[in-house]
This is a predicted structure of a 703-nucleotide part of an RNA (large-subunit ribosomal RNA, domain II) from a Candidatus Colwelliibacteriota bacterium. Lineage of the source: Bacteria > Bacteria candidate phyla > Candidatus Colwelliibacteriota.

Context: one part of a larger RNA
């Protein structure tokens, strides 16, 4: 993993509320206990009025009462004192009511829906593992160095020296046994819950080892690492207290039909929790319709904008006019000027904490229409208080964020269904079941894929569409203004482009063409006191200008806008239209017809309110409005085991099992055949619960 089986909201008491029985307003109930019966751990009767509720409220109380309290009050609040029919009355009746039971739902107390901890605290068991220690024993190849000390020789008056020689010290050296565990590997479902291989440290010592002993659970022991105490150790193991607790997870088993949320204020040793209150859900109930939407009439505002010589606070610049103690320049000084503040003219400009103004929509009153009450009150019980993206209007942030905080709709959340290829929040529209009907929505209409290769008038030429910014751009359509043009335009060719003069200065030079100044005059159709290449200066070539030549639905320049162009580089494989391909099957317009959904409509069925009708009763039938769900609330069911009644089945074949294309039920299910199988088992009413597993790293068994 899969099967099977087992597994989770329960009991007991007390209260609350709702139903429901039984008795009642001339209240309603017994509790232990005793007694009688019987089919005897018990069930029935029957005694037992102690007791508890009720039958009167007020008031802290005393107390006083259909009143009381407060008060100086016979005042006025508070809180109380049942309604209604029928009867001349007496009195009935009927509701509301009481009071015990029994059932549901919830609270309190208890293990309280089940499993889950690390923990705490108590007796106990443990030193065969390890750690100190105590008692008795064991054991350490070979080699190396060669302390002290002695002799023995030399010096020496002696002390003492120096030299050989002996000797054999050492928590000494190399290194097997032993003990240990440094560095690589190897192994890691292992040989092994720590080994192997290599390589390494001690190896006569604070050494290493066998028996035997002895100290432990807040105690022990410990060359001290919180090690170590039996694969456990910042507090052992075992049982018990014990179902510890657990605001956390994680699971909580059968159908159908109603309604259906919250992720929000506030307080919290509070913030993933709990209480109120909002929001669901159920029963009663009252009400001038009180909710919503539209119209119309009436409010108050100080947002949006929008203004500022209307106010407060900013700001850019130009000019008056004044100040000037401190700063910048001149000046010996006076002072003059820059700036720098004020005022004033002109002109231009901003504001959440500015307004002379000043909408839109909200919002609040009234009336009037529509809307199937969708509003409010009680009681009863929930569930929720991590949200999310989207549109608008805002604060922080970087007008960054799939960012964050508020405010306003929307979807999702808890919503399938149809579109955006795919895509919880976007667009469109809300699935009771059925149909090979019918129109639409959004979005489409070559093919893939359902419907237009429609029509009709423009751009696009970039596969632009089918990703981008500054910026670049004789790409083309469009418009709008100027100006030149057959008395000849842009352009292009062909010819001139002179002189005074090398203009003055300056400079080695400066002759249009380094720089400064200055820029005239003459000839001319026309030429600069010179637009540029260029020279050392010159020279040369060129241009502005002229002239002819050509001959234009021209030609030059700006502005503005519509479609395009460059700017344009990533990683596995085209990969920036879903493809496929399109020049429209791209983009704008304008127009028809189509396709498109679980959404209208049509039939046909089911089921909830509600309104009529009919029915003795569950209930039928018509009409109309409804049937999407998490959390959760309400309401009807099936099925399982068993108890009493009750009707019945079985060896001529029960339960059980295995099968069916049949049969009934919206569904859990229930029937019927057909094969097994071989002894039991069912119908209806009705009680009572060990009452329903795909899930819990769920428990046990098979495989």
């Nucleotide at each position: 993993g899969c099967c099977a089986a087992c597994g989770a909201c329960u009991u007991u008491a007390u209260g609350c509320u709702a139903g429901u029985u039984g008795c009642c307003c001339c209240g309603g109930u017994u509790a232990a206990u005793u007694c009688c019966a019987c089919u005897c751990a018990g069930u029935g009767g029957a005694a037992g009025c102690a007791g508890c509720c009720a039958u009167a409220g007020g008031g802290a109380a005393a107390c006083c009462a259909a009143g009381u309290g407060u008060g100086a009050a016979u005042a006025g609040c508070g809180c109380g004192c049942g309604u209604c029919c029928c009867g001349c009355a007496a009195g009935g009746g009927a509701c509301a009511g009481g009071u015990a039971g029994c059932u549901a739902g919830c609270a309190u107390a208890a293990g309280a829906c089940c499993c889950g901890a690390a923990g705490c605290c108590a007796a106990g068991c443990g030193a065969g593992c390890u750690u100190g220690c105590c008692c008795u024993g064991g054991c350490c190849a070979g080699g190396a160095u060669g302390a002290a000390g002695u002799u023995c020789c030399a010096u020496g008056a002696a002390a003492a020296u120096g030299g050989a020689a002996u000797g054999g010290a050492g928590g000494u050296c190399c290194g097997c046994a032993c003990c240990g565990g440094u560095u690589g590997g190897u192994u890691g479902u292992u040989c092994a819950a720590a080994a192997c291989c290599u390589u390494c440290g001690g190896a006569u010592g604070a050494g290493c080892u066998g028996g035997g002993g002895u100290a432990a659970g807040a105690a022990g022991u410990g060359a001290a690492a919180a090690g170590c105490u039996a694969a456990u150790c910042g507090a052992g193991c075992u049982u018990g207290g014990u179902a510890a607790u657990a605001g956390c997870u994680g699971g909580u088993u059968c159908u159908c039909u109603c309604c259906g949320a919250a992720a929000u204020a506030g307080u919290u040793u509070u913030a993933g929790g709990a209480c109120u209150a909002g929001c669901g859900u159920u029963g009663a109930g009252a009400u001038c319709a009180a909710c919503c939407u539209u119209u119309a009439a009436g409010g108050g505002g100080g947002u949006a904008g929008a203004g500022c010589u209307a106010c407060u606070g900013g700001u850019u610049u130009g000019g008056u006019g004044g100040u000037a103690a401190a700063g910048g320049g001149c000046g010996c000084a006076a002072g003059c000027u820059c700036g720098g503040c004020c005022u004033c003219c002109g002109a231009g400009u901003c504001a959440a904490a500015c307004u002379c103004c000043g909408a839109a929509u909200a919002c609040c009153u009234u009336a009037a229409a529509g809307g199937a009450u969708c509003g409010c009150u009680c009681a009863a019980u929930a569930g929720u208080u991590a949200g999310a993206c989207u549109g608008u209007g805002g604060g922080g942030g970087c007008u960054a964020a799939g960012c964050u905080c508020c405010a306003u709709g929307g979807u999702c959340a808890a919503a399938a269904g149809g579109g955006a290829a795919a895509c919880a929040g976007c667009c469109c529209a809300g699935a009771c079941c059925g149909a090979c009907g019918u129109c639409u929505a959004a979005g489409g209409u070559c093919c893939c894929c359902a419907a237009a290769u429609u029509a009709c008038u423009g751009c696009u030429a970039a596969g632009u569409g089918u990703g981008c910014a500054a910026g670049g751009c004789a790409g083309u359509g469009u418009a709008a203004c100027g100006c030149c043009g057959c008395u000849g335009a842009c352009a292009g060719a062909u010819a001139g482009g002179a002189g005074g003069u090398u203009g003055g200065c300056u400079c080695a030079g400066a002759g249009g063409u380094a720089g400064c100044c200055a820029u005239c005059c003459u000839u001319u159709a026309a030429a600069a006191a010179g637009u540029g290449u260029g020279u050392a200066a010159c020279a040369a070539c060129u241009u502005a200008c002229u002239a002819u030549u050509c001959g234009a639905u021209g030609g030059c320049a700006u502005u503005a806008u519509g479609c395009g162009c460059c700017g344009a580089c990533a990683a596995u494989g085209u990969a920036a239209c879903g493809g496929g391909g399109c020049u429209a099957a791209g983009c704008a317009g304008u127009a028809u017809a189509c396709c498109g959904a679980c959404g209208a409509c049509u039939c046909g069925g089911a089921u909830u309110c509600u309104a009529u009708c009919c029915g003795u009763a569950u209930g039928g039938a018509u009409a109309g409005a409804g049937u999407g769900g998490u959390a959760g609330g309400a309401g009807a069911g099936c099925a399982u085991u068993u108890u009493g009644a009750u009707c019945g089945c079985g060896c001529u074949g029960a339960a059980g099992g295995u099968u069916g294309a049949c049969c009934c039920g919206u569904g859990a299910g229930g029937g019927c055949g057909a094969c097994u199988g071989g002894a039991g088992c069912g119908u209806u009413c009705a009680g009572a619960a060990g009452a329903g597993a795909u899930a819990a790293u769920g428990u046990u068994g098979g495989c």
The RNAcentral record of the full RNA draws on ENA.